[in-house]
RNA sequence: AGAGUUUGAUCAUGGCUCAGAUUGAACGCUGGCGGCAGGCUUCAAACAUGCAAGUCGAGGGGCAGCAUAGUGUAUUUAUACAUAGAUGGCGACCGGCAGACGGGUGAGUAAAGCAUAAGAAUCUACCUUUUGGAGAGGGAUAGCUCGGAGAAAUUCGAAUUAAUACCGCAUGAAGUCUAAGGAUAAAAGGUGGGCUAGCAAUAGCUCAUGCCAAGAGAUGAGCUUAUGUGAGAUUAGCUAGUUGGUGAGGUAAAGGCUUACCAAGGCGACGAUCUCUAGCCGAUUUUAGAGAAUGGUCGGCCACACUGGGACUGAGAUACGGCCCAGACUUCUACGGAAGGCAGCAGUUAGGAAUAUUGGACAAUGGGGGGAACCCUGAUCCAGCCAUGCCGUGUGUGUGAAGAAGGCCUUAGGGUUGUAAAGCACUUUUAAUUAUGAAGAAGUGAUAUAAACUAAUAAGUUAUAUUAUUGACGUUAGUAAUAGAAAAAGUACCGGCUAACUCCGUGCCAGCAGCCGCGGUAAUACGGAGGGUACAAGCGUUAAUCGGAAUUACUGGGCGUAAAGGGCAAGUAGGCGGAUAAGUAAGUUGGAUGUGAAAUCCCCAGGCUCAACCUGGGAACUGCAUACAAUACUGCUAAUCUAGAGUGUAGUAGAGGAUGGCGGAAUUUUCUGUGUAGUGAUAAAAUGCUUAGAUAUUGAAAGGAACAUCAGAGGCGAAGGCGGCCAUCUGGGCUACAACUGACGCUGAGUUGCGAAAGCGUGGGGAGCAAACAGGAUUAGAUACCCUGGUAGUCCACGCUGUAAAUGGUGGAGACUAGUUGUCGGUGUAUAUCGGUGACGAAGCUAACGCGUUAAGUCUCCCGCCUGGGGAGUACGGUCGCAAGAUUAAAACUCAAAUGAAUUGACGGGGGCCCGCACAAGCGGUGGAGUAUGUGGUUUAAUUCGAAGCAACCCGAAAAACCUUACCCACUUUUGACAUAAUAGGGGAUUUUACAGAGAUGUAGAAGUGCCGCAAGGAGCCUUAAUACAGGUGCUGCAUGGCUGUCGUCAGCUCGUGUUGUGAAAUGUUGGGUUAAGUCCCGUAACGAGCGCAACCCUUGUCCUUUGUUGCUAACAGGUAAAGCUGAGGACUCUGAGGAGACCGCUGGUGACAAACCAGAGGAAGGUGGGGAUGACGUCAAGUCCUCAUGGCCCUUACAAGUGGGGCUACACACGUACUACAAUGGUUGGUAUAACGAGUAGCGAAGUUGCAAAAUGGAGCCAAUCUUUAAAGCCAAUCUUAGUCCGGAUUGUACUCUGAAACUCGAGUGCAUGAAGUCGGAAUCGCUAGUAAUCGCAGAUCAGCAAGCUGCGGUGAAUACGUUCUCGGGCCUUGUACACACCGCCCGUCAAACCAUGGGAGUGACUUUUUCCUGAAGUGGAUAGCCUAACCGUAAGGAGGGCGUUUACAACGGAAAACUUCAUGACUGGGGUUAAGUCGUAACAAGGUAGCCGUAGGGGAACCUGUGGCUG
Repeated sequence: AGAGUUUGAUCAUGGCUCAGAUUGAACGCUGGCGGCAGGCUUCAAACAUGCAAGUCGAGGGGCAGCAUAGUGUAUUUAUACAUAGAUGGCGACCGGCAGACGGGUGAGUAAAGCAUAAGAAUCUACCUUUUGGAGAGGGAUAGCUCGGAGAAAUUCGAAUUAAUACCGCAUGAAGUCUAAGGAUAAAAGGUGGGCUAGCAAUAGCUCAUGCCAAGAGAUGAGCUUAUGUGAGAUUAGCUAGUUGGUGAGGUAAAGGCUUACCAAGGCGACGAUCUCUAGCCGAUUUUAGAGAAUGGUCGGCCACACUGGGACUGAGAUACGGCCCAGACUUCUACGGAAGGCAGCAGUUAGGAAUAUUGGACAAUGGGGGGAACCCUGAUCCAGCCAUGCCGUGUGUGUGAAGAAGGCCUUAGGGUUGUAAAGCACUUUUAAUUAUGAAGAAGUGAUAUAAACUAAUAAGUUAUAUUAUUGACGUUAGUAAUAGAAAAAGUACCGGCUAACUCCGUGCCAGCAGCCGCGGUAAUACGGAGGGUACAAGCGUUAAUCGGAAUUACUGGGCGUAAAGGGCAAGUAGGCGGAUAAGUAAGUUGGAUGUGAAAUCCCCAGGCUCAACCUGGGAACUGCAUACAAUACUGCUAAUCUAGAGUGUAGUAGAGGAUGGCGGAAUUUUCUGUGUAGUGAUAAAAUGCUUAGAUAUUGAAAGGAACAUCAGAGGCGAAGGCGGCCAUCUGGGCUACAACUGACGCUGAGUUGCGAAAGCGUGGGGAGCAAACAGGAUUAGAUACCCUGGUAGUCCACGCUGUAAAUGGUGGAGACUAGUUGUCGGUGUAUAUCGGUGACGAAGCUAACGCGUUAAGUCUCCCGCCUGGGGAGUACGGUCGCAAGAUUAAAACUCAAAUGAAUUGACGGGGGCCCGCACAAGCGGUGGAGUAUGUGGUUUAAUUCGAAGCAACCCGAAAAACCUUACCCACUUUUGACAUAAUAGGGGAUUUUACAGAGAUGUAGAAGUGCCGCAAGGAGCCUUAAUACAGGUGCUGCAUGGCUGUCGUCAGCUCGUGUUGUGAAAUGUUGGGUUAAGUCCCGUAACGAGCGCAACCCUUGUCCUUUGUUGCUAACAGGUAAAGCUGAGGACUCUGAGGAGACCGCUGGUGACAAACCAGAGGAAGGUGGGGAUGACGUCAAGUCCUCAUGGCCCUUACAAGUGGGGCUACACACGUACUACAAUGGUUGGUAUAACGAGUAGCGAAGUUGCAAAAUGGAGCCAAUCUUUAAAGCCAAUCUUAGUCCGGAUUGUACUCUGAAACUCGAGUGCAUGAAGUCGGAAUCGCUAGUAAUCGCAGAUCAGCAAGCUGCGGUGAAUACGUUCUCGGGCCUUGUACACACCGCCCGUCAAACCAUGGGAGUGACUUUUUCCUGAAGUGGAUAGCCUAACCGUAAGGAGGGCGUUUACAACGGAAAACUUCAUGACUGGGGUUAAGUCGUAACAAGGUAGCCGUAGGGGAACCUGUGGCUG
């Protein structure tokens, strides 16, 4: 410090997720030791048991119990009993002090709290200090004793007694009150030491201690103020002791704290009130910081103590282990009554994912009491449990290659685990055993000495010395010894992020997953294993916080199109504000002072072996307050100025607004004339109108609405908006001048006004247009688009509504920052300038597009708004509205995206250009018939398999009777029909006979003894047994290679360098011409290059050279019935080898002086001459595992192999491709002419002979320019004469031929006989542009036989092309896009189904709160005519005072009524969301097939449609 994830890719926006740190954690697996810390976050739920607050005998009366000495009695010299408070001491009691601390918890509390800083009207036990006092009396009471009640708790009565308990009196400096005279209130003694007196008890004095009053201090506490301290405005008004004053009361103390009266205040958009949540802080976590989150342990404060209320005591409490009352709960009970409060320490139950021992000790530190010793102390110190966290340490070290075994992988060679182990040599931390052994101890007692105090060498205090004694932890820490590698490693992960890879299993299953995403038969992603990576006594997961997140942006974000500028203005509060000098000092700045507790963090030292941890010191605590100083800036005060703003004078442009009037054109209607059959509408029609006279046309009238031309990207207005002309009223702008005011300004939450269209209300008006509605069309349907009608409405007046794509998608104001150009208004000195409105552009900005003095640039001020998509601008609540609805405005749930701009493609019922037998123009077909053939379907034991739009269908198959053959049935074989290796045995190999069988095969025989050889043996072959293995046309062409089809012989497809762009990419390759062509030329930020095109290759067309047999024959010669037949020849044809030739080369024209095109000449051939081969990058997961090869899977007496038979040839039917026809351009018969490519020895096969013929016979010739070897249409004659025929030949019968073991299923051919459909073919559709179509035959491959198929060959030989509008396909450029699996795309809504959360809902239930009323415990205050009463007063009666009771005010719980809010639930119901393959349509994206969208209104199964106004996105 970043990374993953939207896309085909890119940049941006934007969310989600990850890596880090942390925790009072929990869970899973695992677990050696030690140190230091921490440990009910949940039920402030309930609690058994024990302990947690006592102490003082030096305050008191005393003596229940214990101990001791004494005395007495009894007896066994010792024991027992009794006695006496005499002594140590002490239960209970009176009294003092302490139980307000210490310890726990966080329910309540948004302020009565807390933090920080100030303050004045207060109290303070114990402690310190100062001054003074401490006199003299009195009456009770507990205890004890006696008697009673009760189950108990407890309690009553009588008698009696003490005090440092209680009460008067005296005194009173200081205190309090005061009218300044005065009044008023106190005390307690006890113990120890010494001295004096006394016989003693005892008394007095003195020291120490305790007591009383008062002052001061310290400590602690109470009170007040300021500032800060959560969320919600879908909580906007709250308040009646409320706010203030006066009097009174009350308190320790100010105060409405309380009360009476008076006034009507007080708080609040700087957020009152209400609701929800919450103890606050020092600090902790995180972070670069600012912040954000948290407040457990430790420390400070607060609050609470079963729930609620209350006071008492006291210095202090409204009291955790006190009291009273009410309530709930629990326990005891003799049923009459009682008792209790773990949020103290342990512990139990419950709850929960979850949190420990019913431990030891007061040794230390601290606290209470005491004079002290001492006692108490679950505070505390320790120990126990728990890996809960942090820190430390160990689980060995060295050597060791045969790189062992085993495991895993493997290309089978090896690799890896791995120096790892074993082995050898060492060490012993920790743990184990034994022994030893600090520090934590300071004190305290006793003795001695000294000092100050003192009358004192007492006592007490302090110091020193000696001595005795105190340790829970503790079997402590530490140290030493002994033995031995001995006792000690796991967890998670390994697709990317993110370090780490293979095998097996599984097969969209099981499962994983933080995000993206893995899994559908080769999963580095699931499960296991091997290996590896990371951390390590831990490791992972889950939860939570901060970070990353600049993703709420103070530091530090945005708003044209991504989310986001209010529809526009006026203006209140608020915020901000021109120039100059002065004062002030609030903001601001500076140092100073106080405070900011300690701990923590940081730094430096020190102590535990180190560290964690602990100790000391420093710094820091960024804050607050006080006083002082400074005065630039801001504020404030008073003053001046004119540049902002405004006023004035003079002009000026304008659809600015309101009202009234006037005008012409047009539509419609009415009347009238002319006139006659249609009109109107549409893509085409129909509905409609019309002989009752329409449409058309002439004239007249009526009425409403809107104002052509001018008119412009022009003008005006704040926006909405404004358009004939005239008048009246009226707002604003601009220019010039520089006279006046003197900052009067800008913005603007709330507020107010204006605000298109539609819509609403009332009343008018109504020509045209026109939602709804009706009809006609279109259509599968058509609730639409189109047509004919047509009502609200549109218009006016007065009200309402308050919204629009109300848009420049751009808030307002001001300043600054190049220009060029158009236009409107003004002025002018006419080159300018001011104000508006447009275009293009600089710098700069922007994600890009773009903006650019009219900013989206650079700055200032103010307002509004945004924070992922959906849910949703929705629900609920509030406000407004007559309604429609507007405004304000969530959540649950759900997804990992949604979005912007630009790029490359693809696509478009977008555009432009161009090409092609693509259309058109022609010729001939297919589709109808019969047959052949292939396919589908059906059938079958099997009808083997594959191919499926073009690009499957006479295709694989260039030949299914057997074989082929893969299929079916039957019979057989199992190392196999075939290959290799190797073991053992036998045998020459091989040939052959008989029998059984359908055959394979089996059984039984016969013949035969080989080759090489160094004579040992070797090679080869056959066979038997057993083993590795063979074999598979079994599956997967979606695991593959190879081969092939197709777009397409279309002209395209790319690269290097450079340049442009943030980038994907672009440029080049686009443009202007041209071409068959990305062919060439020109231009050009491109310059070059590659694969394609073309050419090179084959063939054909002309000529030349050469060759001359088997080909040829002109001349010469011979010769035949005829014939290159013969000699001979190379001239010709031809053969086959090499050359020439054609290049827009030449001429003219066009064109840009180009490329090129057009015409012509010459030429056998003319513009790639014709034909072929040749197929770029790629597309279709195209085809083929059944040609072959091959991964994986599957079968192995079978899915392998052999044999016989059958099937692939079936047949209601459908389709494709062909053949033959339907006839006279023909059929039949006879005669007759002329090819080329080719093939041939298991072959072609001649002549001759036989047969009607197929054919047979025959066997010359030929391994081929020699032989086989005759083309057919054509031509010449004859006949048929338009008919189902002398057309057509299917089908069938019969007799034959040929091939072949074999012709039944199932071949081809021949003769005779038979003689079907068919008379030119519906919709639709195919081929072809010249030696082509059409037509005619021939040859070949396959092949025993079988050709209507295929591949070639030649013969005869046309028609037409104006042209590119349309159809199909393709190429280039451009445009739009919501597509990228790329239009066979994407995608919307209803309906149906399942699930989820949520709104409404007659209601129902519950909590909090508020108001009113009833009731009125305890208690406090007041009152008191009842009752009681020791201290004081009084001689007494009595009084004062007190208590009880009664009553009253306040008042808790409880009860009733009403209401708000919140929560839960509810028949039914609304929409929403999610969910591989449901229904209906096709609304949107392309001109999405009617451009879309916004507002509004109506309508409709649904998306939607229509009207009206607006926008361009």